[in-house]
C1' cells in the first nucleotide's frame, strides 16, 4: 500500500441481508417481600446506532469519505 470483518445503553450483544416508532440479558435507581441482606416480584432512568456528508417522505440499515480495532496479502 491492497482486501475482508467489527464499532448500537455502563458491560455482553441482537436488529443491517429485504429502509418504516431503537431492543434483549446483566448492571443501575425506586417500590414490594424479608428482622436485615441476598434471592425473588413489579416499575423506572439511560443510546446524535464510531464520525462527517449524500440518497429518500423516512437511514442503525443503501452510497461516498473518514477514524479506531482485528485478520489476511504484498
Nucleotide at each position: 500500500g491492497g482486501g475482508c470483518c467489527c464499532g448500537u445503553a455502563g458491560c455482553u450483544c441482537a436488529g443491517u441481508c429485504c429502509g418504516g416508532u431503537a431492543g434483549a440479558g446483566c448492571a443501575c435507581u425506586c417500590g414490594g417481600c424479608u428482622u436485615u441482606u441476598a434471592a425473588c416480584c413489579g416499575a423506572g432512568g439511560g443510546g446524535u446506532c464510531g464520525c462527517g456528508g449524500g440518497u429518500u417522505c423516512g437511514a442503525a440499515a443503501c452510497c461516498c469519505g473518514u477514524c479506531g480495532g482485528g485478520c489476511c496479502c504484498g
The prediction has a mean pLDDT of 81.
Predicted 3D model of a 74-nucleotide RNA (transfer RNA) from a Candidatus Altiarchaeota archaeon.
Rfam family: tRNA. Rfam describes the family as follows. Transfer RNA (tRNA) molecules are approximately 80 nucleotides in length.